[in-house]
The prediction has a mean pLDDT of 80. Transfer RNA from Caldifarciminota bacterium JGI_Cruoil_03_51_56, 74 nucleotides, folded computationally. The sequence is in RNAcentral, with records from ENA. Lineage of the source: Bacteria > Pseudomonadati > Caldifarciminota.
RNA sequence: GCGCCCGUAGCUCAGAUGGAUAGAGCGGCAGACUCCGGAUCUGCAGGCCACGCGUUCGAAUCGCGCCGGGCGCU
Numbered sequence: 001g002c003g004c005c006c007g008u009a010g011c012u013c014a015g016a017u018g019g020a021u022a023g024a025g026c027g028g029c030a031g032a033c034u035c036c037g038g039a040u041c042u043g044c045a046g047g048c049c050a051c052g053c054g055u056u057c058g059a060a061u062c063g064c065g066c067c068g069g070g071c072g073c074u
Stems, first nucleotide, its partner, number of pairs: 001073007010026004019057001028044005051065004
């Protein structure tokens, strides 16, 4: 330098064919239970989907650019 893949909550990830309130587990906070913890159960908060632009009535999902990471090739 070229090709491919990935970048969504603090962490690990899911979100086929674009459709609208974006989800799970772990973690956090609160409550129940307990003498107190732990475990268990219930609830809550937390993300403008790396970033920018575009296409579209509508984009996490398509296109272009850019940044970061991984693998392969030269």